[in-house]
RNA sequence: GCCGAGAUAGCUCAAUGGUAGAGCAACGGUUUUGUAAACCGUAGGUUGAAGGUUCAAGUCCUUUUCUCGGCU
Numbered sequence: 001g002c003c004g005a006g007a008u009a010g011c012u013c014a015a016u017g018g019u020a021g022a023g024c025a026a027c028g029g030u031u032u033u034g035u036a037a038a039c040c041g042u043a044g045g046u047u048g049a050a051g052g053u054u055c056a057a058g059u060c061c062u063u064u065u066c067u068c069g070g071c072u
Base pairs, nucleotide, nucleotide: 001071002070003069004068005067006066007065010024011023012022013021018055026042027041028040029039030038048064049063050062051061052060
């Protein structure tokens, strides 16, 4: 330099163009003499960045940053 994959909650990951979710973690409660475990609940998101298409974009298009892999 070229090609491909990826970036979404604190972490690991989902999500047919139509209300962004799950598990773990955090917090609160129940239970226990107490802790852990278990159960119930709550909160937490400029979907890497910028722009475009669309009534509507995490998803489609363009540019760009970073990470990983391959080729030279």

The RNA shown here (transfer RNA) has 72 nucleotides and comes from a Minisyncoccota bacterium. Rfam family: tRNA. Its family is annotated with triplet codon-amino acid adaptor activity in the Gene Ontology. From the family's description: Transfer RNA (tRNA) molecules are approximately 80 nucleotides in length. Its mean pLDDT, the model's own confidence on a scale to 100, is 82. Taxonomically the source falls in Minisyncoccota (Bacteria, Bacillati). The RNAcentral record of the sequence draws on ENA.